[in-house]
């Protein structure tokens, strides 16, 4: 180099043929509880969905370029 995948809050993954306000799980931050801490329960904050473009009434999904990571290939 060429193939193919993959990139979504801090960290791991969801979003069913393009359609409801982008969810769950740890993590964090308040509260409850408990002498205190863990655990356990409640609420709560944090996403320009890698970037930049096209398409469409609408795009996390489709389309093309770029980044940047795994695999296989010579």
């Nucleotide at each position: 180099g060429c193939u193919u995948c993959c990139g979504u809050g801090g960290c791991g993954c969801a979003a069913u043929u393009g359609g409801a306000u982008a969810g769950c799980g740890c993590g964090c931050a308040g509260g409850a509880c408990u002498u205190c801490u863990a655990a356990u329960c409640c609420u709560g904050a944090g996403g320009u969905u890698g970037c930049g473009g096209g398409u469409u009434c609408g795009a996390u999904u489709c389309c093309c370029g770029c980044c940047g990571g795994a695999a296989g290939u010579a």
Predicted 3D model of a 74-nucleotide RNA (transfer RNA) from Dermatophagoides pteronyssinus. The prediction has a mean pLDDT of 80. It matches the Rfam family "tRNA". By type it is a transfer RNA. Rfam links the family to the GO term triplet codon-amino acid adaptor activity. NCBI's taxonomy places the organism under Eukaryota, Opisthokonta, Eumetazoa, Astigmata, Dermatophagoides.